Model confidence (mean pLDDT): 83 of 100. The RNA shown here (small-subunit ribosomal RNA) has 1391 nucleotides and comes from an uncultured bacterium. It matches the Rfam family "Bacterial small subunit ribosomal RNA".
[in-house]
RNA sequence: AGAGUUUGAUCCUGGCUCAGGAUGAACGCUGGCGGCGUGCCUAAUACAUGCAAGUCGAGCGAGAAUCACUUUGUUGAAUUUUCGGAGGAUACGAAGUGAGGAAAGCGGCGGACGGGUGAGUAACGCGUAGGCAACCUGCCCUUAGCAGAGGGAUAGCCAUUGGAAACGAUGAUUAAAACCUCAUAAUGCUUCUCUUACACAUGUUUGAGAAGCCAAAGAUUUAUCGGCUAAGGAUGGGCCUGCGUCUGAUUAACUAGUUGGUGAGGUAACGGCUCACCAAGGUGACGAUCAGUAGCCGACCUGAGAGGGUGAUCGGCCACAUUGGAACUGAGACACGGUCCAAACUUCUACGGAAGGCAGCAGUAAGGAAUCUUGCACAAUGGGGGAAACCCUGAUGCAGCAACGCCGCGUGAACGAUGAAGGCCUUCGGGUUGUAAAGUUCUGAUCUUGGGGAAGAAAAAAAUGACGGUACCCAAGGAGAAAGCCCCGGCUAACUACGUGCCAGCAGCCGCGGUAAUACGUAGGGGGCAAGCGUUAUCCGGAUUUACUGGGUGUAAAGGGCGUGUAGGCGGAGAUGCAAGUUGGGAGUGAAAUCCCGGGGCUCAACCCCGGAACUGCUUUCAAAACUGCAUCCCUUGAGUAUCGGAGAGGCAAGCGGAAUUCCUAGUGUAGCGGUGAAAUGCGUAGAUAUUAGGAGGAACACCAGUGGCGAAGGCGGCUUGCUGGACGACAACUGACGCUGAGGCGCGAAAGCGUGGGGAGCAAACAGGAUUAGAUACCCUGGUAGUCCACGCUGUAAACGAUGAAUACUAGGUGUGGGAGGACUGACCCCUUCCGUGCCGCAGUUAACACAAUAAGUAUUCCACCUGGGGAGUACGACCGCAAGGUUGAAACUCAAAGGAAUUGACGGGGACCCGCACAAGCAGUGGAGUAUGUGGUUUAAUUCGAAGCAACGCGAAGAACCUUACCUGGGCUUGACAUCCCGACGCCCGCUCUGGAGACAGGGCUUUUCUUCGGAACGUCGGUGACAGGUGGUGCAUGGUUGUCGUCAGCUCGUGUCGUGAGAUGUUGGGUUAAGUCCCGCAACGAGCGCAACCCCUAUUGCCAGUUGCCAUCAUUUGGUUGGGCACUCUGGCGAGACUGCCGGUGACAAAUCGGAGGAAGGUGGGGACGACGUCAAAUCAUCAUGCCCCUUACGUUCUGGGCUACACACGUACUACAAUGGCGAAAACAAAGGGAAGCGAUACCGCGAGGUGGAGCAAAUCCCAUAAAAGUCGCCCCAGUUCGGACUGCAGGCUGCAACUCGCCUGCACGAAGUUGGAAUUGCUAGUAAUCGCGGAUCAGCAUGCCGCGGUGAAUACGUUCCCGGGCUUUGCACUCACCGCCCGUCA
Repeated sequence: AGAGUUUGAUCCUGGCUCAGGAUGAACGCUGGCGGCGUGCCUAAUACAUGCAAGUCGAGCGAGAAUCACUUUGUUGAAUUUUCGGAGGAUACGAAGUGAGGAAAGCGGCGGACGGGUGAGUAACGCGUAGGCAACCUGCCCUUAGCAGAGGGAUAGCCAUUGGAAACGAUGAUUAAAACCUCAUAAUGCUUCUCUUACACAUGUUUGAGAAGCCAAAGAUUUAUCGGCUAAGGAUGGGCCUGCGUCUGAUUAACUAGUUGGUGAGGUAACGGCUCACCAAGGUGACGAUCAGUAGCCGACCUGAGAGGGUGAUCGGCCACAUUGGAACUGAGACACGGUCCAAACUUCUACGGAAGGCAGCAGUAAGGAAUCUUGCACAAUGGGGGAAACCCUGAUGCAGCAACGCCGCGUGAACGAUGAAGGCCUUCGGGUUGUAAAGUUCUGAUCUUGGGGAAGAAAAAAAUGACGGUACCCAAGGAGAAAGCCCCGGCUAACUACGUGCCAGCAGCCGCGGUAAUACGUAGGGGGCAAGCGUUAUCCGGAUUUACUGGGUGUAAAGGGCGUGUAGGCGGAGAUGCAAGUUGGGAGUGAAAUCCCGGGGCUCAACCCCGGAACUGCUUUCAAAACUGCAUCCCUUGAGUAUCGGAGAGGCAAGCGGAAUUCCUAGUGUAGCGGUGAAAUGCGUAGAUAUUAGGAGGAACACCAGUGGCGAAGGCGGCUUGCUGGACGACAACUGACGCUGAGGCGCGAAAGCGUGGGGAGCAAACAGGAUUAGAUACCCUGGUAGUCCACGCUGUAAACGAUGAAUACUAGGUGUGGGAGGACUGACCCCUUCCGUGCCGCAGUUAACACAAUAAGUAUUCCACCUGGGGAGUACGACCGCAAGGUUGAAACUCAAAGGAAUUGACGGGGACCCGCACAAGCAGUGGAGUAUGUGGUUUAAUUCGAAGCAACGCGAAGAACCUUACCUGGGCUUGACAUCCCGACGCCCGCUCUGGAGACAGGGCUUUUCUUCGGAACGUCGGUGACAGGUGGUGCAUGGUUGUCGUCAGCUCGUGUCGUGAGAUGUUGGGUUAAGUCCCGCAACGAGCGCAACCCCUAUUGCCAGUUGCCAUCAUUUGGUUGGGCACUCUGGCGAGACUGCCGGUGACAAAUCGGAGGAAGGUGGGGACGACGUCAAAUCAUCAUGCCCCUUACGUUCUGGGCUACACACGUACUACAAUGGCGAAAACAAAGGGAAGCGAUACCGCGAGGUGGAGCAAAUCCCAUAAAAGUCGCCCCAGUUCGGACUGCAGGCUGCAACUCGCCUGCACGAAGUUGGAAUUGCUAGUAAUCGCGGAUCAGCAUGCCGCGGUGAAUACGUUCCCGGGCUUUGCACUCACCGCCCGUCA
């Protein structure tokens, strides 16, 4: 710091999304240690249990347990005994004294702090800065003084007594530092008089005097502590004020104690705080009131900053304590663990009544995605009480739980290549995991054990540690116990395989998945972070996407329809003063913590401590006076006024005019008129239309008329008159900043529409009829009502547009036009200067571009209005306006990732311009009708193998299916295989001949039987075996190569450099000519080049030279015959050349290219034909020619054999053949080719057969021989227009040929039979010259089979005016919401 996403691509606008940081978090997977922090965000929901505020006996009375002593009663042990007892221990009591001090009580201080929570609160609540001359302050400190004398009660205790309990009631008795009275008393308080110094309005203050009033408490260990009064301080509070403090105007008005005054009351204190009376005020567009939301701040997060968001922990303030209300006590409360009342809830109850308040610490339930222990200690810090010891303290210090966060450490280190195994991938060679592991040698932070062991503790010493035997230190042991999570299509670092097959799934955005998924799932590998990693949620950022910093409004969202003007904002020149803003210096404050900088302490860090800086703010003071402001004076240029002048569809009212339409009356006149693309409805013989004359009525004003004029806009058009607004010019007399803009307000405001009343000729929504159409609620036609017109009133909107708010100033020019003035001129003109308006072109500049460009969209200033993705929607609700129609204001839910602007390339248009093509036209011959052949569809079938599908599939692959072919079907076989390579064994075969079984494949048998050799063996072949593999016409032509078709032999398609453009792109390649052609010329910001065009190649047309057999024969001989001699002149053959180039002449053209005509020439403007096919398009065709990735089959989807099928047949289509006849058919005799083919071949003469053909075999590997008679034409004859002497299908019989074999299913011949068909509907094809048409000949394939295909020659036409139209194409221009490109896109309805 940006990135992705709108498009075929581009620039822009604009939204959406991502990368960053953060969290009191939660969820998923995972989880070693330590330190420091943090931990109910939800139900201010309800709470069991324990604890969280007590303390003082040095204020007071009373005083339990217990202990000691004395007296006494009972008991009666040891011992002793004369057995009677003595003795008196022990134990249990009673009374008294003393110690002791529990519990309760009176009294004092503290329970107003500390701790919790954020419900309420939009407020002087909070923050900040001030004020109180309007106040209080317990404990604490300082100072000055004082404490004399009395009195009566009361709790406790005791007795009686009520009640279940809580809690009481009565009586008697008692103390105090509890309570009361008196005394004393001022520097205190109140009132009055005088006085000093001040201030800020009320006032404050000094001093003096007078009157009145008010106090106390003691304890005692004799050291002290307490008490009272007054003054001061400190601390803590109370009140007031300036400024700041969320959203909504679809909340615009609110307010009766309300605002103020006087008086009184009340308070610590001011005050409507309260009350009585009086006045009618007060707040509000600078947002009152109302509604919603919210504790505020220091700070925290983010950000470059300005900002935006948040208000957990820590700190300050506030508010609250189940909900609501109230006061009491007190220095302080209207009081979390006090009181009273009410309410809800819970608990107890003997039903009469009672008790309670975790938003204290733990903890429970509930809610929720979610938030901890019913721990230890008062050792420290701090708090309350006490003289103190001490007691209390869930404040606090610690520990526990939780990866919730931040910080630190570890999970080992070094060496270690055969680069192990395994995994994954692979082009099978290898690569990768990877020094990673194993292995060797070490180390010991963490861990375990043992030993030692703190600081925190305190100023003389002692004592005192919850944490804790913790931190830390030492030693030993042992690599042992410690790595996961997310991601890998782009953004965004990181790729392969398999599975899946628009399924399952992913996804933050764009988007992946329909059989080769780097996007799904898994694996391997890789990337990132790491005790965490991802996801979700929220905030800021990126987003200059609300723009103060820092945006816009002609067309992307956005200028109000226009004016006038209120508040407000802004405002010309000079002078003086003030100092509000402004600027500078000083002072105060801005708590601490936090942030930043420096330093220090925990081993580092987080964390903590110290110092500094900072806290951008507010207040105050001093100064300055440029700018803004305020005040005063002054000026004229802004603005306005006066005077003079001309222009104008400016407005309102009244009057007048002619043309035209319609209607009425009358005349003339007769059959139509009218209307349309064509018609019809309609009108008309009852007389229309047309025409003439007269009349009625309404509306609008031709020509002039003009990107001319006027007006603020809407708008304004015959003429005249009246009234009236504004602008402009000239002059410079007057005022003296009086100005600009303008939220609200007010006014004007096209058309349509509404109300009332008129008017109504024409036109004309609605409506009716006629047409058109599939329909036609339309376009067209005939009619026709509201309305259009007038008056008055309403409506208040338009693409109300220049899609451009108003005002002012400045910034090159050029050229029109309207109005005015001046100059020059003889001059109305023309010209020059100038002001105002209105257009065009154009520079700078601006703009995303288009464009704008002194009439700015330029450069600046001021003010207003408006915009913030598309849809929903200018909709809903509310409010206001309206008679209504409706208008103004104006959302949200939901939904999409775009919507959009300008420009670019193409494609397209029943848009335009130009041009071409058998494209049309002009012609000729056809197809479509018949029969047959052939291909296809369909149907059928066991199978009718497969492919080809508009042109560009359909006599196509197939240049030839009886078996084979063959891929299909039926059935029979084989399984390393019919075919290839490798290995092992056996054999010497194999091949050939033959026998048996079988449909055959096959199985079995017989005969026949290798080569080389160093004799070991090797090679070759066959058979058998084993597994690697073979094999597949199985799939995918949408995975591919190659090949091909097509646009199209159309003239196009591009590149380099330069230039233009922000860019896509443009230019070049466009333009003017010309051409078959982007062919050539000229011009030109282009200059060159490439692939195409053309040429070079082949055939053909003429000719020269060379050559002369198998070809040829003029001359000479010879023959039936160029047969032979001879010859190479000619024909011909086949090599090398020549020839044609717009070269020449003339016209046209631009002095060009070129074109037209001509000459010469065999041929003339590419001579004719062929081969040759640019960049690309159609996911065009082909996996079945071949090759090939992947998938699939492997005793079968491979292979082999028999038979069948590909030849089926209600039908439909394509392509052909033969015909329908006389330009013909038949018969007879008889001419003239070219190009080919031939050895498993062509096959002559001859003979046989009517013929197909047969016998036979001369010649020929071919200019020699053969196929091989060319046919049409021509000559002669017959037929005489018929279903025929046309036509030949179909069928029968008899034959021939090929072949193992013609049944399914070949071809040919002869005889017989003799079908349809008499020129073909709509529609449609080919062809521009040796062409169409017509005639025959040959070849490939092939045993045989040709109406097909590929070639060859013979005969040989007609027509083209021309480019309007159909089809296709090229170039250019224009429009476009198309770019998968019009077979597009897209709207509505229905499912």